[in-house]
């Protein structure tokens, strides 16, 4: 980068440097000098692993991963006066294959 396959309305900081731009992308609509993003640290969780267990499950060593809002909403379709519901499409994250 391009495939398979699971997840995606739980959950997680009153820290520490820095110091302005950040929620992918587009439209919106937020968040942000009373300090965003990042980095460290800390903490969630349990995909994969390690131990444990007869099984159901457990812990939570180790590989990720996350730690604003439903993946913050929609983005095509489809039902519906409408609110609003369902699916898809894009997108993340594991895990596997080439």
């Nucleotide at each position: 980068c391009a495939c398979u396959u699971a997840u995606c309305a739980a959950g997680a900081g009153c820290g520490a440097u820095u110091g302005a731009g950040g929620g992918a992308c587009u439209g919106g609509c937020c968040c942000g000098a009373u300090g965003a993003c990042a980095u460290c640290c800390a903490g969630c969780a349990a995909c994969c692993u390690a131990c444990c267990u007869g099984a159901c499950g457990g812990u939570g060593u180790g590989g990720u991963g996350c730690u604003a809002a439903a993946u913050c909403c929609a983005g095509c379709g489809g039902u519906g006066u409408a609110a609003a519901c369902c699916g898809g499409a894009a997108g993340a994250u594991g895990a596997g294959a080439a």